[in-house]
RNA sequence: GGCUCUAUGGUCUAAUGGUUAUGAUACCUGACUGUCUAUCAGGAGAUGAGAGUUCGAUUCUCUCUAGAGUCG
Numbered sequence: 001g002g003c004u005c006u007a008u009g010g011u012c013u014a015a016u017g018g019u020u021a022u023g024a025u026a027c028c029u030g031a032c033u034g035u036c037u038a039u040c041a042g043g044a045g046a047u048g049a050g051a052g053u054u055c056g057a058u059u060c061u062c063u064c065u066a067g068a069g070u071c072g
Base pairs, nucleotide, nucleotide: 001071002070003069004068005067006066007065010025011024012023018055027043028042029041030040031039048064049063050062051061052060
């Protein structure tokens, strides 16, 4: 340098172009308890960046960034 793949809360992860973007874990608050853990209830937190297509984009197209693999 060519080709292929990946990027979503702190971490991991789901989502056929369409409803408030799913769940786990961690975190915060409360209940429970003599205390901690555990359990229960509630809460905050995310689509790598930029453009395009579309009535509508996490999803499709292009470029860029970062990472992984492969070929030379």

About this RNA:
Predicted 3D model of a 72-nucleotide RNA (transfer RNA) from a Lachnospiraceae bacterium. Its Rfam family is "tRNA". Rfam's curators write: Transfer RNA (tRNA) molecules are approximately 80 nucleotides in length. The RNAcentral record of the sequence draws on ENA. The organism belongs to Lachnospiraceae, within Bacteria.